Background: Predicted 3D model of a 71-nucleotide RNA (transfer RNA) from Parcubacteria group bacterium SW_6_46_9.
[in-house]
RNA sequence: GCGGGAUUAGUUCAGCGGUAGAACGUCUCCCUUCCAAGGAGAAGACGUCGGUUCGAGUCCGGCAUCCCGCA
Numbered sequence: 001g002c003g004g005g006a007u008u009a010g011u012u013c014a015g016c017g018g019u020a021g022a023a024c025g026u027c028u029c030c031c032u033u034c035c036a037a038g039g040a041g042a043a044g045a046c047g048u049c050g051g052u053u054c055g056a057g058u059c060c061g062g063c064a065u066c067c068c069g070c071a
């Protein structure tokens, strides 16, 4: 330099163009003499800039970061 893949919550991952979810973690409450376990609830995310569309996490392009391959 060329090609491919990935980027969504603190972490690991889902997500047919139409309300953004789960598990674990965190916080609050219940339970318990205390802790753990268990129960109820809450907070918390689409890398970035554009484009297409009535509508974009999803489709298209640029950029950034990481990974793999080729040279």
Stems, first nucleotide, its partner, number of pairs: 001070007010024004018054001026042005047063005

It matches the Rfam family "tRNA". It is annotated as a transfer RNA. Lineage of the source: Bacteria > Bacteria candidate phyla. RNAcentral holds the sequence, with entries from ENA.